[in-house]
RNA sequence: GAACCGGAUAGAGGCGCAGGCUUCAUCAGUAUUUUUCAGACAUAAGCACCGGAAUGGCUGUCUGAGGAAGAAAGGGGAGGCUGCCGAAGAGAAAGGGAGGUUUUCCGGCCCCUUUUCUCUGGGACGUAUGCAGAAGAUGCUGCGGACUGUCACUUUUUGUGGAGCACUAUCAGGGAU
Repeated sequence: GAACCGGAUAGAGGCGCAGGCUUCAUCAGUAUUUUUCAGACAUAAGCACCGGAAUGGCUGUCUGAGGAAGAAAGGGGAGGCUGCCGAAGAGAAAGGGAGGUUUUCCGGCCCCUUUUCUCUGGGACGUAUGCAGAAGAUGCUGCGGACUGUCACUUUUUGUGGAGCACUAUCAGGGAU
């Protein structure tokens, strides 16, 4: 005692990411319960997010208008706490669920969760007959031009391009006799 190889630790991007706790508004005078009036259906009818089957329960079920009572979840703002920098998010596939139900079963859809693969460096702004949502909030995705961090090249003034399994720093090992 190099380039380089894999490993470990630490770190940077910034309105940085996510989680849960407290609180506030919205959700909403909505769902729902009850009552009055009118109408339709009728025990072979009706009652689950959708369809079907079985079994049992109830006598009512549904629609409209009026009166009384009257939520919650998800999403959002604020506060501080925790974990972090593929933080996280999205798509596809497979598995699981005691979830969505008057009881059971089948299929579908929704929701929760685990694994695998693929894509996105990041936040903001604008945009879309986009998706979700009660919503002009918000989230996600696509597109757009700037900004910003990082590395490479450069005429190093600056400009161009790439992607996070990246980048910077340190440590020991290999290289290596």